[in-house]
RNA sequence: GCCCUCGUAGCGCAAUUGGACAGAGCACUGGACUUCUAAUCCAACGGUUGUGGGUUCGAAUCCCACCGAGGGCG
Numbered sequence: 001g002c003c004c005u006c007g008u009a010g011c012g013c014a015a016u017u018g019g020a021c022a023g024a025g026c027a028c029u030g031g032a033c034u035u036c037u038a039a040u041c042c043a044a045c046g047g048u049u050g051u052g053g054g055u056u057c058g059a060a061u062c063c064c065a066c067c068g069a070g071g072g073c074g
C1' cells in the first nucleotide's frame, strides 16, 4: 500500500439482509426480604447506533469519505 471483518448503554452482546417506541443480560441506584450482609425478587436509570455526508416516505441496517480495532496478502 491492497483486501476482509468489526465499531450499538459503564461492560460483553441482540436487533430475523430498510418499517413503526433500538432491546435483554451483568454492573450501578432505589425498594422488598433479612438482626446485619450475601443471595433472591421488584422497579427505575442509562443510547448523537465510531465521526461527517448521501440515498429514501422511512437508515443501526444501503452508498461515499474519514477515524479506530482485529485478520490476510505484498
Stems, first nucleotide, its partner, number of pairs: 001073007010026002013023001019057001029043004050066005
Background: Model confidence (mean pLDDT): 80 of 100. The RNA shown here (transfer RNA) has 74 nucleotides and comes from Pelolinea submarina.